[in-house]
Context: one part of a larger RNA
């Protein structure tokens, strides 16, 4: 000097952009944040019908969207490569889609329990479940030979089902570089370093195990503390560096603490399941419920961060053939000078240099064309009227907003901060080593341009000035 997610004082018109728990990964009241198909099924209720509700089996979806930085010096990451894998929905090829069967919910009865839920008997569907044929092509093979598939739905347009063989996206593994402080940490290692074998996973691998062998890593810093999510980026700097690591974007971790799995392509899963723990409710004391680091919002911690708001109208997302539904993703609006950036609080004239302040060597200088007066203008806020684009075949929360048009009326809009040197700005009172300034040197003990005030003056201005940080 430049920046800040900034606070603090003192002050404040308007408008567009952006940003707003950096600290307790403390605790949460409430209420929303993931649903959906009847064109898979059975059943119950309403209803003449049509058609419309309900919960249940059953597909897909909850593994995306959203949050947070706790943990992580690490193949987290970031950048180049590389083989031993898989990938549901999509797009593409080639092939099939046939015959049977048993059951569980719902639901009827008959219990348990305070509830949370829950037993037992009986019926029932299906794109749920199971067998059987067949299988071009697909796996496995001693190459003889073996194993394996499907589902129907309909308004008759389709839309769906299995297998292949690619594609595309996603994801798992490896591997060279690169990545912060400590040597007042120097040794560290037994699944530890390699082999064989055998298990496992979707897949290499000591990834798990049995044998054998004794390796393997370290002053080119192993191990050990300690601190911290990484990056594109950001701020400074002329550059080389330096510090960072919010908003956005990519990745990685976590989801109350820890452990495990189970479904499923995909999780070892925020708003799924189980165990343990600690808090918090509930309860008949027997047992139960619960997890905002989603969106608002409390409480608490602080020097400090916002609304318990409005629509899915747009863009994306899931489910549906669709119509549609759900969507605190998002896209608006509220609040904050918290930040850039824009406009305004008027202009032109106006000397007897008014009157007041102030200072004076009392003559007069200064505030000052500055004010009053004339003359005008009307941004911006006001008020009245019309009134978008975003969206069209039709839908518009934002919004009666933007913006157009017309009206009134100088009308509603300035304030901090300093003036001893650094450093633009001087005087008079008051105070008298008191009070008090200070950023550094220094100022104050009776003429203080350094403290208070006042007149003047200097900078910046909807700001101003501190304070903390980092170049």
């Nucleotide at each position: 000097g430049a920046a800040c997610g900034a606070a603090c004082g003192c002050u404040g018109g308007c408008g567009g952009c952006a940003g707003g728990c950096u600290u307790a990964a403390c605790a949460c009241a409430u209420g929303c944040a993931a649903g959906u198909c009847g064109a898979g099924c059975g059943c119950c209720c309403c209803g003449c019908a049509a058609g419309g509700g309900g919960a249940g089996c059953g597909g897909c979806a909850g593994a995306c969207g959203g949050g947070u930085g706790a943990g992580u010096g690490a193949c987290a990451c970031g950048u180049g490569g590389g083989a031993a894998a898989c990938u549901a929905c999509c797009c593409u090829u080639u092939g099939g889609u046939a015959c049977g069967g048993a059951a569980c919910a719902a639901c009827u009865c008959c219990g348990g329990g305070a509830a949370a839920c829950u037993g037992g008997a009986g019926c029932u569907a299906a794109u749920a479940c199971c067998g059987u044929a067949u299988g071009a092509g697909c796996c496995c093979u001693u190459c003889g030979g073996g194993g394996g598939a499907a589902a129907g739905a309909u308004u008759u347009a389709u839309c769906g089902c299995c297998a292949u063989a690619g594609g595309a996206u996603g994801u798992g593994c490896c591997c060279g570089c690169g990545u912060c402080g400590g040597a007042u940490u120097a040794g560290c290692u037994a699944g530890u370093u390699g082999g064989u074998g055998u298990g496992g996973u979707a897949a290499u691998g000591g990834c798990g195990c049995a044998c054998c062998a004794a390796g393997g890593c370290g002053a080119c810093g192993a191990u050990c503390c300690g601190u911290a999510g990484c990056u594109g980026g950001u701020c400074u700097g002329a550059g080389a560096g330096g510090a960072u690591g919010a908003u956005c974007a990519g990745c990685c971790a976590c989801a109350u603490u820890g452990g495990g799995a189970c479904u499923g392509a995909g999780a070892c899963a925020c708003g799924g399941c189980c165990c343990a723990a600690a808090c918090u409710c509930c309860u008949a004391c027997g047992g139960g419920a619960g997890g905002c680091a989603g969106c608002a919002g409390u409480g608490g911690g602080g020097a400090a961060u916002a609304u318990u708001g409005g629509a899915c109208a747009a863009u994306g997302g899931g489910c549906g053939c669709a119509a549609g539904c759900c969507u605190g993703a998002u896209c608006c609006a509220g609040c904050c000078a918290u930040g850039c950036c824009g406009c305004g609080u008027g202009a032109g004239u106006g000397a007897u240099g008014a009157a007041g302040g102030c200072c004076u060597u009392a003559g007069g200088g200064u505030u000052g064309u500055a004010a009053a007066g004339c003359u005008c203008u009307u941004u911006c806020a006001c008020c009245c009227a019309c009134g978008a684009c975003g969206a069209u075949a039709a839908u518009g929360a934002c919004g009666g907003u933007a913006g157009u048009g017309g009206g009134a009326g100088a009308a509603g809009a300035a304030g901090c901060c300093c003036c001893g040197g650094c450093u633009a700005a001087c005087u008079u009172c008051g105070u008298g080593c008191c009070a008090g300034c200070a950023g550094c040197c220094g100022c104050g003990g009776u003429a203080a341009u350094a403290c208070g005030a006042a007149g003047g003056g200097g900078g910046c201005u909807a700001g101003c000035g501190u304070u903390g940080u980092u170049c």
The part of an RNA shown here (small-subunit ribosomal RNA, 5' domain) has 471 nucleotides and comes from an uncultured bacterium. Its mean pLDDT, the model's own confidence on a scale to 100, is 88.